[in-house]
RNA sequence: CGAGUAAGACAGACGAUCGCGCCCCCUUGUCGGGGUGAGGAAAGUCCGAGCACCACAUGGCAGAGCGCCGGGUAACACCCGGUGGAGGCGACUCCAAGGAAAGUGCAACAGAAAUAAACCGCCCCCGUUAAUUUAACGGGAGUAAGGAUGGAAAGGCGAGGUAAGAGCUCACCGGCGACAUGGCGACUUGUCGGCCCUGUAAACCCCGCUCGGUGCAAGAUUGGAAUGGGAGCAUUUAAUAGCAGCCUGCUACGCUCUCGGUAAUCGCAUGAGCCUCUCGGUAACGAUUGGCCAGAGAUAGAUGAUCGUCCCUUGACAGAACUCGGCUUACGGCUUGCUCGCAAU
RNA sequence: GGCGCCAUAGCCAAGUGGUAAGGCAGCGGACUGCAAAUCCGCGAUUCCCCAGUCCGAGUCUGGGUGGCGCCU
Numbered sequence: 001c002g003a004g005u006a007a008g009a010c011a012g013a014c015g016a017u018c019g020c021g022c023c024c025c026c027u028u029g030u031c032g033g034g035g036u037g038a039g040g041a042a043a044g045u046c047c048g049a050g051c052a053c054c055a056c057a058u059g060g061c062a063g064a065g066c067g068c069c070g071g072g073u074a075a076c077a078c079c080c081g082g083u084g085g086a087g088g089c090g091a092c093u094c095c096a097a098g099g100a101a102a103g104u105g106c107a108a109c110a111g112a113a114a115u116a117a118a119c120c121g122c123c124c125c126c127g128u129u130a131a132u133u134u135a136a137c138g139g140g141a142g143u144a145a146g147g148a149u150g151g152a153a154a155g156g157c158g159a160g161g162u163a164a165g166a167g168c169u170c171a172c173c174g175g176c177g178a179c180a181u182g183g184c185g186a187c188u189u190g191u192c193g194g195c196c197c198u199g200u201a202a203a204c205c206c207c208g209c210u211c212g213g214u215g216c217a218a219g220a221u222u223g224g225a226a227u228g229g230g231a232g233c234a235u236u237u238a239a240u241a242g243c244a245g246c247c248u249g250c251u252a253c254g255c256u257c258u259c260g261g262u263a264a265u266c267g268c269a270u271g272a273g274c275c276u277c278u279c280g281g282u283a284a285c286g287a288u289u290g291g292c293c294a295g296a297g298a299u300a301g302a303u304g305a306u307c308g309u310c311c312c313u314u315g316a317c318a319g320a321a322c323u324c325g326g327c328u329u330a331c332g333g334c335u336u337g338c339u340c341g342c343a344a345u
Numbered sequence: 346g347g348c349g350c351c352a353u354a355g356c357c358a359a360g361u362g363g364u365a366a367g368g369c370a371g372c373g374g375a376c377u378g379c380a381a382a383u384c385c386g387c388g389a390u391u392c393c394c395c396a397g398u399c400c401g402a403g404u405c406u407g408g409g410u411g412g413c414g415c416c417u
Base pairs, nucleotide, nucleotide: 001341002340003339004338005337006336007335008334010332012310013309014308015307016306017305018304020037021036022035023034024033025032026029039317043328044327046326047325048324049323050322051215052214053213054212063211064210065209066208067207068082069081070080071079072078083097084095085094086093087092098206099205103204104203105200106199107198119147120146121143122142124140125139126138127137128136129135130134155173156172158170159169160168174196175195176193177192178191179190180189182187219266220265221264222263228259229258230257231256232255233254240252241251242250243249244248273292274291275290278287279286280285346416347415348414349413350412351411352410355369356368357367363400371387372386373385374384375383393409394408395407396406397405
């Protein structure tokens, strides 16, 4: 210098003028004053919680989710450390990573055969024909070493062995099982045993663990001015209004409950909060000291525009709506550590 | 703001993980004097996009894009 990899912080700065939301003050102003005002993702709404209402004894079925081990956390599918596997020369990164030896299903096409096997081939025996040891044809028996198909073909490879072959036997390698060693554990290392068993569970399923539903448009309180429907009670001794000519009768007006409609307020900004000291821990994180509340809170929804100076610039992605912890996705330049390559000293 | 669903040819759409049915429209041919109707034939190579699982994905899983519906 180039290529790569991991981590971190930032998110144009300052000033002036005009404008918008919320809060405070008093001199209540047709130009009053002051304070404050988006993000690392506010996004997707994918997980986990708080909170609220509804349902609910416990337990079970059904359904859904998660799935190596240990730890962290309010909780998680998140985070940290490790194990095993995969990728990369490397720094380093990635993994929905339990069980296929409980059972069922599926494996198209090709191929003789797809969980099971003689199509070709190899070898032996018998018969016939030709004939000199052999060859051809037919029949029977053996064989998974070779060929061909496939993503996958009955552990791989070498030697012995055999009529030809075969874990049939042996060495090495791979897997599985038993025992021992180290580790809390996943697992590692070693010894022994021919035990060799297809793949698929992001197919059904089995095992273990977790889970009630809805979602602030949840819900709560107040008001009854204008006002609708239903049920029950009370009442005619009386009053008012309407209807029918009167007696008289019916309806409404009263109270309670309920369904609906409507408006305001709360929920709603002090929270698993922020900064900081010390200690424990490899780390995530936990305990603790001191300080802070200043750091949005609308309900048609504010957070903007113009000008000047500066950094290389017309400033990347992008705009809160109940609130937190994560994940994922979008995106600009900067700094630092490490790795590889080239060149120079 | 919250919750749910969908995407397959120009249109409507079917589709157990194993060659992507069918109808309408379109194009070519036959029939006809010319047309209509009828008959025959022709189409998806990116199943909205990107990854993963699998021998193999329209289908299963994750993420993204677009559209639709419900709750004041």